Context: one part of a larger RNA
Molecule: large-subunit ribosomal RNA, domain IV
Organism: Chloroflexota bacterium
RNA sequence: CCCUCGUUAAGGAACUCGGCAAAAUGGCCCCGUAACUUCGGGAGAAGGGGCGCUCCGCUUGUCGGAGCCGCAGUGAAAAGGCCCAGGCGACUGUUUAGCAAAAACACAGGUCUCUGCUAAAGCGAAAGCUGACGUAUAGGGGCUGACGCCUGCCCAGUGCCGGAAGGUUAAGAGGAGGGGUGCAAGCUCUGAAUCGAAGCCCCGGUAAACGGCGGCUGUAACUAUAACAGUCCUAAGGUAGCGAAAUUCCUUGUCGGGUAAGUUCCGACCCGCACGAAUGGCGUAACGAUCUGGGCGCUGUCUCAACGAGGGAUCCG
Numbered sequence: 001c002c003c004u005c006g007u008u009a010a011g012g013a014a015c016u017c018g019g020c021a022a023a024a025u026g027g028c029c030c031c032g033u034a035a036c037u038u039c040g041g042g043a044g045a046a047g048g049g050g051c052g053c054u055c056c057g058c059u060u061g062u063c064g065g066a067g068c069c070g071c072a073g074u075g076a077a078a079a080g081g082c083c084c085a086g087g088c089g090a091c092u093g094u095u096u097a098g099c100a101a102a103a104a105c106a107c108a109g110g111u112c113u114c115u116g117c118u119a120a121a122g123c124g125a126a127a128g129c130u131g132a133c134g135u136a137u138a139g140g141g142g143c144u145g146a147c148g149c150c151u152g153c154c155c156a157g158u159g160c161c162g163g164a165a166g167g168u169u170a171a172g173a174g175g176a177g178g179g180g181u182g183c184a185a186g187c188u189c190u191g192a193a194u195c196g197a198a199g200c201c202c203c204g205g206u207a208a209a210c211g212g213c214g215g216c217u218g219u220a221a222c223u224a225u226a227a228c229a230g231u232c233c234u235a236a237g238g239u240a241g242c243g244a245a246a247u248u249c250c251u252u253g254u255c256g257g258g259u260a261a262g263u264u265c266c267g268a269c270c271c272g273c274a275c276g277a278a279u280g281g282c283g284u285a286a287c288g289a290u291c292u293g294g295g296c297g298c299u300g301u302c303u304c305a306a307c308g309a310g311g312g313a314u315c316c317g
Base pairs, nucleotide, nucleotide: 001312002311003310004309005308006307007306008305010303011302014301019298027051028050029049030048031047036041038146052068053067054066055065056064057063058061069073081296082295083294084293085292086291087290088288089287093105094104109144110143111142112141113140114139115138121130122129123128147283148282149281150280152213153212154211157210158209159206160205161204162203163202166201167200168199172195173194177190178189179188180187181186214232215231216230217229218228241275242272253269254268255267256266257265
C1' cells in the first nucleotide's frame, strides 16, 4: 500500500451524476393511525409504550397485584427505515442463459375480421395430422390493453367488401377475305367482323382498415387581441381532453412553490419547432429490486482523517 472487518471527537449529505456504499429501522404484546379509495384497501401507515426475575391472588391467563437486580431484560445471533409529490405501466407474472428486468413482452377486458364443419387457419410433394373427438357463448388472425369518462371529422389515394349495365380483356368458338401448292378434288398457311371469364376501368360501402386531419389578409371608441369578415386550396381541415410533456427547437420560455442560492422537481400559462383520441386520449385506488424531485431519521459519503483486527503484497532477517 491492497482486501475484508471494527470503532471514532464536533458536525451530519457539506460527498457525489445520484445518500452509491455504510449507518439506522428490525421480534412479540398494547395504544394509536391521515389524504385518498375500485370500500377490498391504503395499514406493520405514521407515531408512542411495554418485554428480565421473585412472591401473592383469582373468573388460570398472551391475566392482575406487590416487590427485586443490572449500564443494559426480544440481555448473544437472526428479524421492515419512514414520509411527501410526480412520470410510466393497472395489477401477480415474462424477458436479452454470459453488460439491459424495464415505461419492453404478456395479461384479464375491449374491438375488428375470417370460419356453417371435409370449418377457417396451420404443418406436410403425399398419406395424413393439428384445429377438435371442439361446432359461432366455438375456433383462427389483427389491433388495443384492468377500471372510470370517452373515442370527433375525412372514403380523394391504398386496401377490403358488395355490385353488375357499359368499356377493356386470354385461350377458345367463328370464319368474310387473302397467300402457297396442285389440272382438279384437295392439302396447307394466314385471317377481319362477331361470340368469349375473372381481373382492371366503372358504381357504391367501409377508418377500433393503411392512413390524413390547411394557408393568407383585414377587423372592436387607449393599446393589445380578434368573437367577426374576406379569399385561396382540400377528401376533410385536429373535436373532447391534455400540453415547455418519456413529445418544446428557440429554452435555464414566463409566473408561482420549494432552497440562502434550484438548467432538475411540483403547480400554472399556451406562442403544441413537431400532443390528441383502441400505432387509443385523459384520469385513476392498489401494485413496482421501475424512473424523477423533496423531507425526517441515520450515519466516516464528506469536512479530514485516526486507531485497531484478520488476510495479502512488499521489505528486512